Context: one part of a larger RNA
RNA sequence: GGAUGAACGCUGGCGACGUGGAUAAGGCAUGCAAGUUGAACGGUUCGAUUCUCGGGAAGCUUUUGAGUGAGUAGCAAUACAAGCGAUGAAGUGGAACAAGAAUUGGAUAGUGGCAAACGAGGUAGUAUAAAUUAGGAACGUACCCCAAAGUCGUGAAUAGCCUGCCGAAAGGCAGAGUAAUACGCGAUACCCCGCAAGGGAAAAGAUUUAUCGCUCUGGGAGCGGCCUAAUCAGUAUCAGCUAGUUGGUAAGGUAAUGGCUUACCAAGGCUAUGACGCUUAGGAGAGGUGAGAGCCUGACCUCCACCGAUGGGACUGAGAUACGGCCCAUACACCUACGGGUGGCUGCAGUCGAGAAUCUUCCGCAAUGGACGAAAGUCUGACGGAGCGACGUCGCGUGGUUGAUGAAGAGCUUCGGUUUGUAAAAACCUUUUAUGAGGGAAGAAGUUUAUUGACGGUACCUCAUGAAUAAGGACCUGCAAAACUCGUGCCAGCAGCAGCGGUAAUACGAGUGGUCCAAGCGUUAUCC
Repeated sequence: GGAUGAACGCUGGCGACGUGGAUAAGGCAUGCAAGUUGAACGGUUCGAUUCUCGGGAAGCUUUUGAGUGAGUAGCAAUACAAGCGAUGAAGUGGAACAAGAAUUGGAUAGUGGCAAACGAGGUAGUAUAAAUUAGGAACGUACCCCAAAGUCGUGAAUAGCCUGCCGAAAGGCAGAGUAAUACGCGAUACCCCGCAAGGGAAAAGAUUUAUCGCUCUGGGAGCGGCCUAAUCAGUAUCAGCUAGUUGGUAAGGUAAUGGCUUACCAAGGCUAUGACGCUUAGGAGAGGUGAGAGCCUGACCUCCACCGAUGGGACUGAGAUACGGCCCAUACACCUACGGGUGGCUGCAGUCGAGAAUCUUCCGCAAUGGACGAAAGUCUGACGGAGCGACGUCGCGUGGUUGAUGAAGAGCUUCGGUUUGUAAAAACCUUUUAUGAGGGAAGAAGUUUAUUGACGGUACCUCAUGAAUAAGGACCUGCAAAACUCGUGCCAGCAGCAGCGGUAAUACGAGUGGUCCAAGCGUUAUCC
C1' cells in the first nucleotide's frame, strides 16, 4: 500500500447494487415452512330443478250480521233508515311447510394413488469412508421418450359410517355391515431358470367417444450405487502396527464386485518415501495479495460430502436407514384428574442466553421453479419483493458567476503591518437534490379472445417554489504533506518507532492558521 461477513470512537444528505449470527451443532413461547387428487372409491352434507303423496294460508264469491250511521218524521224523548261493516258459516283457491324419488352442482373426514428421499438449513463429525482429476466393470432406475404385445375370469376382506364400552386427555376395544385404480386366486406370455423335458412370474379402470391410465418385454436419456490410481494439514517429546488382520477355496448375502459375512486352509499385510497414535480441519470451483514464483483464506454464489436434541435400529418405497415419518434408550422441557401422555427452529420470522458483534414475529404467489391434478386450480417462509444496518462498492449532492474600502471580528506582530481572504456582505444566475402538483410504465407468457402486478401510484416524464433541505474526521518533531501564540512545568499528559514534558515545548492542553481524505474519517484485529 491492498484486503475484510468485521468491531469500536466521532460524524452522517440521497440513490443503485450487493451483503448481514463468524461466538453457544446452547435452550426455545407463537405463527407459518408439504401437500394434492371427487375424472380411483363407498359414504356424509349443503343447495337447485322436476315429479308423487300429504298439507291446507292469503285472496275471491255467496251468506250471517255485533256495531256504526248519510238522512227522514217529530218541539223533544224517540221511531224509521240507504250505505259501511267486526265476527261466524259454506264454496272456491291453492301458498308456506313436511316426506319420498329422479336429474344436476358444490363441499368434504376416511380408504386408495402420487409427492413427501426434492426444495430449504447447518458444518458438528470426517486426515481419507470425503473431495478434485483421470480411468474402469460386476449393477439399479419411479416420473420422461421410442418400439412390440396385452388389458380375460373370479373371490374374500377392511376403513369411514352405525351401536355399545373404557379413558382427565392422548387415544383405544368389541359387534354389525359396505366400496375401489386397495388386497387375493386362476388363465394367458416374444420374458426368466434349465442342455432338454419341464418349471415360474402380469394387469384396473375412469369419463365419455376420444383421451387419460394399467401390465409385461426390449432400447434410450438423465440420475444413482461400486472399483482403481494420483493429489490433498501439523506432530517422531507418537516407532513399530494388524487375527477378519493379508490371501485362497466353498457357501451365504447384495441391484451388483468384494472378508461384505461365515466355515476351512495358508501366514501373510502396512511401515523412516513416516505405518500406528495424537492434535487440528468439511473438500473443490474460487477469494485476497503479489511483477511473478509463491503465501494466506474457504463469508456470499455453484458442485460434492456429511448432519438433523444425543446414541442405536429397521419399516415403507424406484430411491431413505428418512430435518417438519416410525421404534428403543438417554438427557432436557411441557400437560395431567397422578393412572398416563406430548415435544425436537442446524426451515422463515421471532425470543432468551453467551458475546466486541450481525436484521422484520413484513407483502405476494404477479414472475421463475417445484408437488399434485385431465383441467380450472390448490399448496409452496423455494422464489419474487419491500423493511432495518454507511457493513461494503459505485454514483450524485451540500451551489455557480461577479465581487477590494482587501469591511467587521479574530490570530500574529519588529506596531510599520500581516493572515483568515473573493472568503463574507452585496448583485446576478441555476434547480441536480428536497418539497408540492399533474401524468405514469416495462416486467404478462400460457393456440385465439378475455382476465391476471406483491413490488407500487414505485421507477420515469412535465410543471411550480426557493440557495432553498445537506460536512465532518484525523493529523501538522523526524519517518511523513502541513506552524505560530498562550497555558502547564519530568506535573498533567503524548507515543507506531525514534522519542517529547524538569519556565520561552512547532511533540502535552487550548486558540488561530494549515495539510490529507471526505459521507465518511480514524483506531483495533487478521492476511498478503
Molecule: small-subunit ribosomal RNA, 5' domain
Organism: uncultured bacterium